The RNA shown here (small-subunit ribosomal RNA) has 1458 nucleotides and comes from a metagenome. Its mean pLDDT, the model's own confidence on a scale to 100, is 83. Its Rfam family is "Bacterial small subunit ribosomal RNA".

RNA sequence: AGAGUUUGAUCCUGGCUCAGAACGAACGCUGGCGGCAUGCUUAACACAUGCAAGUCGAACGCAGGGCCGGGGUUUCCCGGUUUCUGAGUGGCAAACGGGUGAGUAACGCGUGGGAAUUUGCCUUCUGGUGGGGGACAACUGUUGGAAACGACAGCUAAUACCGCAUAAGCUCGGUAACGAGGAAAGAUUUAUUUCGCCAGAAGAGGAGCCCGCGUCAGAUUAGGUUGUUGGUGGGGUAAAGGCCUACCAAGCCUGCGAUCUGUAGCUGGUCUGAGAGGAUGAUCAGCCACACUGGGACUGAGAUACGGCCCAGACUCUUACGGGAGGCAGCAGUGGGGAAUAUUGGACAAUGGGGGCAACCCUGAUCCAGCAAUGCCGCGUGAAUGAAGAAGGUCUUAGGGUUGUAAAAUUCUUUCACUUGUGAUGAUUAUGACAGUAGCAAGAGAAGAAGCCCCGGCUAACUCCGUGCCAGCAGCCGCGGUAAGACGGAGGGGGCUAGCGUUGUUCGGAAUUACUGGGCGUAAAGGGUGCGUAGGCGGUUUUUAAAGUAAGACGUGAAAGCCCUGAGCUUAACUCAGGAAUUGCGUUUUAAACUCAAAAUCUAGAGUGCGAGAGGGGAAAGCAGAAUUCCUAGUGUAGAGGUGAAAUUCGUAGAUAUUAGGAAGAAUACCAGAGGCGAAGGCGGCUUUCUGGCUCGUAACUGACGCUGAGGCACGAAAGCGUGGGGAGCAAACAGGAUUAGAUACCCUGGUAGUCCACGCCGUAAACGAUGAACACUAGGCGUUGGGGAUUUUUUCUCAGUGCCAAAGCUAACGCAUGAAGUGUUCCGCCUGGGGAGUACGGCCGCAAGGUUAAAACUCAAAGGAAUUGACGGGGGCCCGCACAAGCGGUGGAGCAUGUGGUUUAAUUCGACGCUACGCGAAGAACCUUACCAUCCCUUGACAUGAAAGUUUUGUUUUCCAGAGAUGGAGAACUUCAGUUCGGCUGGAUUUUCACAGGUGCUGCAUGGCUGUCGUCAGCUCGUGUCGUGAGAUGUUGGGUUAAGUCCCGCAACGAGCGCAACCCUUGCCCUUAUUUGCCAACAGGUUAUGCUGGGAACUUUAAGGGGACUGCCGGUGAUAAGCCGGAGGAAGGCGAGGAUGACGUCAAGUCCUCAUGGCCCUUACGGGAUGGGCUACACACGUGCUACAAUGGCGGUGACAGAAGGUUGCAAGGAGGUAACUCGGAGCUAAUCCUGAAAAACCGUCUCAGUUCGGAUUGUCCUCUGCAACUCGAGGGCAUGAAGUUGGAAUCGCUAGUAAUCGCAAAUCAGCAUGUUGCGGUGAAUACGUUCACGGGCCUUGUACACACCGCCCGUCACGCCAUGGGAGUUGGUUUCACUUGAAGGCGGCUUGUUAACCUUUUGGAGGCAGCCGACCACGGUGAGAUUAGCGACUGGGGUGAAGUCGUAACAAGGUA
Repeated sequence: AGAGUUUGAUCCUGGCUCAGAACGAACGCUGGCGGCAUGCUUAACACAUGCAAGUCGAACGCAGGGCCGGGGUUUCCCGGUUUCUGAGUGGCAAACGGGUGAGUAACGCGUGGGAAUUUGCCUUCUGGUGGGGGACAACUGUUGGAAACGACAGCUAAUACCGCAUAAGCUCGGUAACGAGGAAAGAUUUAUUUCGCCAGAAGAGGAGCCCGCGUCAGAUUAGGUUGUUGGUGGGGUAAAGGCCUACCAAGCCUGCGAUCUGUAGCUGGUCUGAGAGGAUGAUCAGCCACACUGGGACUGAGAUACGGCCCAGACUCUUACGGGAGGCAGCAGUGGGGAAUAUUGGACAAUGGGGGCAACCCUGAUCCAGCAAUGCCGCGUGAAUGAAGAAGGUCUUAGGGUUGUAAAAUUCUUUCACUUGUGAUGAUUAUGACAGUAGCAAGAGAAGAAGCCCCGGCUAACUCCGUGCCAGCAGCCGCGGUAAGACGGAGGGGGCUAGCGUUGUUCGGAAUUACUGGGCGUAAAGGGUGCGUAGGCGGUUUUUAAAGUAAGACGUGAAAGCCCUGAGCUUAACUCAGGAAUUGCGUUUUAAACUCAAAAUCUAGAGUGCGAGAGGGGAAAGCAGAAUUCCUAGUGUAGAGGUGAAAUUCGUAGAUAUUAGGAAGAAUACCAGAGGCGAAGGCGGCUUUCUGGCUCGUAACUGACGCUGAGGCACGAAAGCGUGGGGAGCAAACAGGAUUAGAUACCCUGGUAGUCCACGCCGUAAACGAUGAACACUAGGCGUUGGGGAUUUUUUCUCAGUGCCAAAGCUAACGCAUGAAGUGUUCCGCCUGGGGAGUACGGCCGCAAGGUUAAAACUCAAAGGAAUUGACGGGGGCCCGCACAAGCGGUGGAGCAUGUGGUUUAAUUCGACGCUACGCGAAGAACCUUACCAUCCCUUGACAUGAAAGUUUUGUUUUCCAGAGAUGGAGAACUUCAGUUCGGCUGGAUUUUCACAGGUGCUGCAUGGCUGUCGUCAGCUCGUGUCGUGAGAUGUUGGGUUAAGUCCCGCAACGAGCGCAACCCUUGCCCUUAUUUGCCAACAGGUUAUGCUGGGAACUUUAAGGGGACUGCCGGUGAUAAGCCGGAGGAAGGCGAGGAUGACGUCAAGUCCUCAUGGCCCUUACGGGAUGGGCUACACACGUGCUACAAUGGCGGUGACAGAAGGUUGCAAGGAGGUAACUCGGAGCUAAUCCUGAAAAACCGUCUCAGUUCGGAUUGUCCUCUGCAACUCGAGGGCAUGAAGUUGGAAUCGCUAGUAAUCGCAAAUCAGCAUGUUGCGGUGAAUACGUUCACGGGCCUUGUACACACCGCCCGUCACGCCAUGGGAGUUGGUUUCACUUGAAGGCGGCUUGUUAACCUUUUGGAGGCAGCCGACCACGGUGAGAUUAGCGACUGGGGUGAAGUCGUAACAAGGUA
């Protein structure tokens, strides 16, 4: 310090997630030692048991014990003594210490101040301590009660209680003098005293009170308050004060957030962070509050009292039922709750506290120990050497790699733990719980001591096996559907280490609430507009003051902690000492620039005046013409209207059209403009009246009067609402007609609200410049509106508007750019991921519709902006193609052939499925092929290689038996392997065994190779440069041109590559060469005839090499280019024709059954062999063909002309036989020699429009050929039979010239089998105006929410499951307000029927006390009415989510109605 994640890719915005640190933690796995810390965060839930506050005999009496002495008969009594015991009176303490955080949003806390107070014990000082009196506990007796606890009578002491005296201080009165008032206690002794007591003054420390400032969230809490705010009198308190009371006044708090609601102890600090901040408030320390819940006082210096009291309530215990007792949020401990938190331990040795003169007693404060890896820190689990790189594991390309110097082995050490011995500091001189602890010494032995998580990216670390969208993983992105580095295991590796991971929480990263340090044109975000209140901010100059500001000093900012420097534990953690810091607050001194304040000044901001100007600015009244509709009348006749086409509709009762007249309402053509005005909404005929604002000029006046503006007020399109008018046209709703699968739409015909006017509501819009207002500054250029100036007659300057382009700058980009989205200042509004939702609830407004304010649960990892490349569009432009059109011939109908689907079957083997499967693989299934089925056999195998062992009877021919055969068995004949180093040594053969063979088994979605298709379409890219943040762009676009990214020109591009073209083959013309098997013009010979012969090399042909065509020439056109058009010449003319040749890529296209190959699977079988069957089935459907339907024909006859190919396991002539298929026989030919071989259409005759002399299916029968074999299942022939079919619906295919059509011939495969395929020639057309439309393709451009790319994306209802939520008759709780009622305890006030020791007294009473009664106040409780909040709730509303459900297709392209 960053990283992952939205996209095909990019930049940005923006959320989610991760890496860090921390914890009073918990959970999982694991666990050696020590030190120091820490340990109920939940139920302030309930508590058994024990302990946690006592002490003092030097205040006092009594009782008991011990001891001593005496008496007495032991019992017993008396006296004395006691560092003994018990309770009681009395004193002090118990208000500290310890716990908890419920309550509290408060002067509670923090910080800094203040005045009207008090203070036991302690310190200092001053002055006193005289003299009396009466009781009550304990105790004794009687007595009540179950108990707790009492009642009555009697006795008694005091430092207990009460008078009297005194009064320096003190209090009260008073100016003072002075007057009045109020105290005390003794005990002890070593006989010095010591400890006390009373009054007062002061101190220290403590406590109470007041104030400034700071201290959570909510406005869906906006008003609160009646002792409330102030005053006077009185009361009360230690003390100021409405603290209380009577009266008077009506105040007081609040937008700088009162009141209410929710939450919360506050702080020093702690965690995090660079800091600013954010979160937190365990342990330690300060303060506060509380002590079962609520109320109350008493005592006291101090409490409204945790281990005190009274009352009420709930709960628990007890009871004799009458009544009593209790309060662990002290330390342990128990139950409960919970993910979760320890011992019913030791000691007062230390530190501290209470009491005491002291000894001492008490102390769950404290110090220690125990439990827990809960945290921090330290140590250990060994060290050195050790390669045969052992074994084992694991991977492997089988060679090896790795685990790994790791182990073993050898040598060494002993920290820690263990055993034995010794043994501290903490303590002063005495006392040690810890503890025989820490430490030290000795001893034995590597001995007792390593785990956890991770290894796809982020993020360090990789392989094998298993699994097969299963099981599972996951913090985010995401892995898993048969080769998973992501699941599980293993090996290896990485990280940390007595721990390691997970979960939770906080901060960080997050500049993702932005003070430091963000934004608002399009990503979330400018209020619809103005006026204006509070507030915020504010021009020039001077003076003063000193609030802000700055500097210094002083006080304070507790300690601990953090930081720095040292020191002590072996080190560290930890602890100690010193320093620094504590950014704050207060007091004070100084400064006066800036801000504020006060007082003056100025004119540049703002405003006024004066002089001009423009304008659809606003309101009211009046007027005008054109058009529309309606009415009346005329003319006139059959249609009109409307649409893509129609219909509804109107019209013979006279429409439409046309003429004239009249009526009504609404709106104002042209002018008109990027133009004007207005704050915005908005404003358009003309005239008048009233009225607002603006601009220019001038510089007379005022003198900062300004800007912004939370609340507030006003205005505010359209639609809508209310009342009353008005209503021509238009027109929601509605009706009808069309369209359509439907059409509650788009289109058409009608048509009501409404649109118009008046008055009143509503208050919203994509109210948009998606851009708040004001001011200042920052290049220009070109228009335009209004005004002014200068020049002068076309220019220029200036102010105010309104537009376009563009610099710097800004921006994610697009873009903005003096009317900023630039640079700054001030103020306001608003934003913080998407959805849920601008919704629910609540409030306010509204007649309603609704508006405004405005959430949460839940859910997703995105949603989004701009730009890029593609693809797509029922977007545009340009261009091409047998793409359409123009033609010719077909298919689709029939029969048959063939392939496919389907069905069938034991099997009908497999593959191919739009174009790009279907006469395809298959150039030829009777057996074989053959992969399929049934049955029968074989198991190192039909075939290959190697090893081990054995044999060397091996090879060829053949007979018989069994069998369907494979195979098995029995013979016969011939031969007796080769080399040799002479060794069964080498090779061969064979048998057995082991490795292995074998598989047309699976995966073409693991692959290679090959192939199809777009497409023979003209495209696809690269280097360097340039532009852009970038993806990318440029080049490759543009203007022409071409079949072509073909060429030319231009250009921030310049070049290059793969494609195009050319080079290759065939064909068309010519030449040269060559001349047999081909040819025969001239010469010669011969024949019935024939190149038959001699010969020839002219021609044809053959096959080698050349030539030829290049827009080369001419004219036109074009830009003077490329090219195009026409012409000449030429066999051929603009690529002459045909072929081969197929860019980057696309379709997970096809093929594992050609071949090759990874992985998986089978191994007496999914391998191998054999026989038979099947691939040939047949209600049906489709593709491709053949033959036809006839006269352009059938049949018969005559009989001429090709090319190309093949031939010795072959082609086969002539001849003979057969009606024929064919047979017999065989010349010639290893081929320009011989053969297939006949070409067919042609021509002549006949038939005459019929199911025929068309057509030939089907069937019967007899034959032929091939072959081991034609039954399933071949081809052909003869005779007989003679089906459908009379030109084919919707639809659809091929073809542009030697083409279509038509005619035959040959070949491959092949024993045989051809309507298929591949070739060959013969005859030989028609048509193309043209590119509007359908299809396919190319280039440019445009839109896009698509990128699996339109076969895309995507919306809503309905149905089903799940989830959270709103409403809801009501119901159950909590909190709280008001009214009434009740009125415990208590203090206060009042009363006096009772009772009473001290004092007074005239002896009767009084004062005072106690008891009692009354009153107001008041807690709990009761009743009623509200408010608020939470839970549940039949039913109901929408929302979210879910795999492929239903219906449509709303949006994205002009999304098919923008």